[in-house]
The part of an RNA shown here (small-subunit ribosomal RNA, 3' major domain) has 478 nucleotides and comes from a metagenome.
The prediction has a mean pLDDT of 80.
The full RNA is in RNAcentral, with records from SILVA.
Context: one part of a larger RNA
RNA sequence: UGACGGGUCCCCGCACAAGCAGCGGAGCGUGUGGUUUAAUUCGAUUUUACACGAAGAACCUUACCCAGGUUUGACAUGUUGGUAGUAGGGAAGCGAAAGCAGACCGACCCGCAAGGGAGCCUAAACAGGUGCUGCACGGCUGUCGUCAGCUCGUGUCGUGAGAUGUUGGGUUAAGUCCCGCAACGAGCGCAACCCUCGUCCUUAGUUGCCAGCAGGUUAAGCUGGGCACUCUAGGGAGACUGCCUUCGUAAGGAGGAGGAAGGUGAGGACGACGUCAAGUCAUCAUGGCCCUUACGGCCAGGGCUACACACGUGCUACAAUGGGGCGUACAGAGUGUUGCAAUACCGCGAGGUGGAGCCAAUCACUUAAAGCGUCUCUCAGUUCGGAUUGAAGUCUGCAACUUGACUUCAUGAAGCUGGAAUCACUAGUAAUCGUAGAUCAGCAUUGCUACGGUGAAUACGUUCCCGGGUCUUGUACU
Numbered sequence: 001u002g003a004c005g006g007g008u009c010c011c012c013g014c015a016c017a018a019g020c021a022g023c024g025g026a027g028c029g030u031g032u033g034g035u036u037u038a039a040u041u042c043g044a045u046u047u048u049a050c051a052c053g054a055a056g057a058a059c060c061u062u063a064c065c066c067a068g069g070u071u072u073g074a075c076a077u078g079u080u081g082g083u084a085g086u087a088g089g090g091a092a093g094c095g096a097a098a099g100c101a102g103a104c105c106g107a108c109c110c111g112c113a114a115g116g117g118a119g120c121c122u123a124a125a126c127a128g129g130u131g132c133u134g135c136a137c138g139g140c141u142g143u144c145g146u147c148a149g150c151u152c153g154u155g156u157c158g159u160g161a162g163a164u165g166u167u168g169g170g171u172u173a174a175g176u177c178c179c180g181c182a183a184c185g186a187g188c189g190c191a192a193c194c195c196u197c198g199u200c201c202u203u204a205g206u207u208g209c210c211a212g213c214a215g216g217u218u219a220a221g222c223u224g225g226g227c228a229c230u231c232u233a234g235g236g237a238g239a240c241u242g243c244c245u246u247c248g249u250a251a252g253g254a255g256g257a258g259g260a261a262g263g264u265g266a267g268g269a270c271g272a273c274g275u276c277a278a279g280u281c282a283u284c285a286u287g288g289c290c291c292u293u294a295c296g297g298c299c300a301g302g303g304c305u306a307c308a309c310a311c312g313u314g315c316u317a318c319a320a321u322g323g324g325g326c327g328u329a330c331a332g333a334g335u336g337u338u339g340c341a342a343u344a345c346c347g348c349g350a351g352g353u354g355g356a357g358c359c360a361a362u363c364a365c366u367u368a369a370a371g372c373g374u375c376u377c378u379c380a381g382u383u384c385g386g387a388u389u390g391a392a393g394u395c396u397g398c399a400a401c402u403u404g405a406c407u408u409c410a411u412g413a414a415g416c417u418g419g420a421a422u423c424a425c426u427a428g429u430a431a432u433c434g435u436a437g438a439u440c441a442g443c444a445u446u447g448c449u450a451c452g453g454u455g456a457a458u459a460c461g462u463u464c465c466c467g468g469g470u471c472u473u474g475u476a477c478u
Stems, first nucleotide, its partner, number of pairs: 002477001003475003007472001010469004015462002019425001022422001026316008034307002042053002064302002068298001070296001073126001077125001079123001081121003088105002093100002108117003128291002131289003138284001139280003142276001144274001149188006155164003168179003194268004199237007208227003213224003240262001243256005318418001322377007334365003339358002344353003384415001389410007431454007
């Protein structure tokens, strides 16, 4: 100088408290451990692994296992020698396929030609490796933490390590700013500049919109017409403690006005010096080591989906603020040509037939659901709950046995609010309700990422728990 303290002072954070909804009990989904297995491929392991890599394991993927077959190779480069019914296509046969085999058909480019190219065979270089080492590395990432810190130049002080600046008094979300001061300045961080949302103006007006005018319908911007309004998407304005009162030397604080918005308006992107030999050699790249008739490459089947059990994380419930029937209203954001698919018809239904329209502000996915109105159920293992199982089907796909999703009928398990313990959340948030997308033939999605609808409660306060920051103090550590 740091680090540490069950030392001190001050401060902050959904850290506690105050609230709200959960998890922990049940069934199921999913991940992990363990066990099992021929294999159950590999990695991730406190916070910072465990719906994580995986935004899609039936084959493929696939890296694992078993069996079959292969050796210049599935792929690249150049070299040596050789090759003419050669390259290419390919019937029969063996086979699970890969592969082996091979009747028959049968070329090309440059060049007058010789020959060369392409191809094939051969040999050696080499290819290849999801083999090892993340404790050899790059790159990328997590975390402390969006915490307010981390440093430098010159000067000064100290024998020196070092100190000062960066401490002190205030203030702030902030090393933010002010005042003081042997310091004066500067850099990386903070903030701002960027994007989205909220108000207004302006430009433009189709595919969007419809106030006024006209036509028209069972109805409808449906038509003429218009661009006012909504909206779309370009450009601007607007917020700065600017104004007022008050406290303060100042920075700034408290209250108020006006305003769509008020003191960082809300959200996002953005992550300093560094820490954890943190994570990744299986995205990629790469040093070293290792394999080279195999640790490479091809293929069929199996496995990654096993199941006494343990844990994490979710979904659905245990009901009346509810379940069921009928009627009825209102979004936003996305996606679509190997695609989205309307009207119509068939089927109880999943779906099928068929194909208008649409490369989409035009057409389609697309009826949003909770809500509202009304009827019913009356507290029960039930008209709650839906696991499990049986039967019959639909769809995708060479193929649903291991191992897909969905539909209908039947079946109707546990579960009556969950011990110790424990998590998220401060406002359009929690809770609750549905919608879309990526991956994708199909699907395990209840995951993830977005979108809107309805829409709370509470915060006295900082004693305590956890984490962090500044100062100070102790130390047998540095």